[in-house]
RNA sequence: GCCGUCUUAGCUCAGUUGGCAGAGCAUCUCACUCGUAACGAGAAGGCCCGGGGUCCGAUUCCCCGAGACGGCU
Numbered sequence: 001g002c003c004g005u006c007u008u009a010g011c012u013c014a015g016u017u018g019g020c021a022g023a024g025c026a027u028c029u030c031a032c033u034c035g036u037a038a039c040g041a042g043a044a045g046g047c048c049c050g051g052g053g054u055c056c057g058a059u060u061c062c063c064c065g066a067g068a069c070g071g072c073u
Base pairs, nucleotide, nucleotide: 001072002071003070004069005068006067007066010025011024012023013022019056027043028042029041030040049065050064051063052062053061
């Protein structure tokens, strides 16, 4: 230099032929217990990496960037 994959909650990751954003773990509250943990119930937590385009409508499609990883030279 070229090619490919990825970027979504604090962490690990789903997600949709374009139509209200989810799970597990972690956190907080309640319940249980003599008490703690575990188990159970609930809550909070996201401008879906940035910008632009297409569209009635974009996390999703297209373009340009940024970052991570891998391959080739």